Description: Predicted 3D model of a 72-nucleotide RNA (transfer RNA) from a Candidatus Gottesmanbacteria bacterium. It was read from a public genome assembly. It matches the Rfam family "tRNA". Rfam describes the family as follows. Transfer RNA (tRNA) molecules are approximately 80 nucleotides in length. It is annotated as a transfer RNA.
[in-house]
RNA sequence: GUCAGGGUAGCUCAGUGGUAGAGCACCAGUAUCAUAAACUGGCCGUCGAGAGUCCGAUCCUCUCCCCUGACA
Numbered sequence: 001g002u003c004a005g006g007g008u009a010g011c012u013c014a015g016u017g018g019u020a021g022a023g024c025a026c027c028a029g030u031a032u033c034a035u036a037a038a039c040u041g042g043c044c045g046u047c048g049a050g051a052g053u054c055c056g057a058u059c060c061u062c063u064c065c066c067c068u069g070a071c072a
Base pairs, nucleotide, nucleotide: 001071002070003069004068005067006066007065010024011023012022013021018055026042027041028040029039030038048064049063050062051061052060
């Protein structure tokens, strides 16, 4: 340099056009002499940035940034 894949909650990941979810973690509570486990509830996102298409974009198109891999 070319090509491919990826960027979504603190972490690991779903979500292929119609109001963004799960598990773990964290916080509070129940229970216990106490802690852990368990159970209940809660908190957490300008979906990498900008622009375009569309009535409507995490999703489609373009440019840029970052990460990984292959080739040169």

Taxonomically the source falls in Candidatus Gottesmaniibacteriota (Bacteria, Bacteria candidate phyla).